[in-house]
RNA sequence: GCCCCGUUCGUCUAGCCAGGCCUAGGACACAAGGUUUUCAUCCUUGCGACAGGGGUUCGAAUCCCCUACGGGGUG
Numbered sequence: 001g002c003c004c005c006g007u008u009c010g011u012c013u014a015g016c017c018a019g020g021c022c023u024a025g026g027a028c029a030c031a032a033g034g035u036u037u038u039c040a041u042c043c044u045u046g047c048g049a050c051a052g053g054g055g056u057u058c059g060a061a062u063c064c065c066c067u068a069c070g071g072g073g074u075g
Stems, first nucleotide, its partner, number of pairs: 001074007010028004020058001030046005051067005
């Protein structure tokens, strides 16, 4: 240089192939409340994300292009 794969809440992850359905779901963490003599456990609620930009479309996390970052292969 070329080719392939990946990037989603603080962390891990589902959804992407095959566009629309619930507010993008779940677990852990964190915060508040309940329970408890207290802590822990348990219950309820909250918090919080589609790497950046552009395109296609009535509609994009999902399809296409570019860029950034990470991983793998190869001359």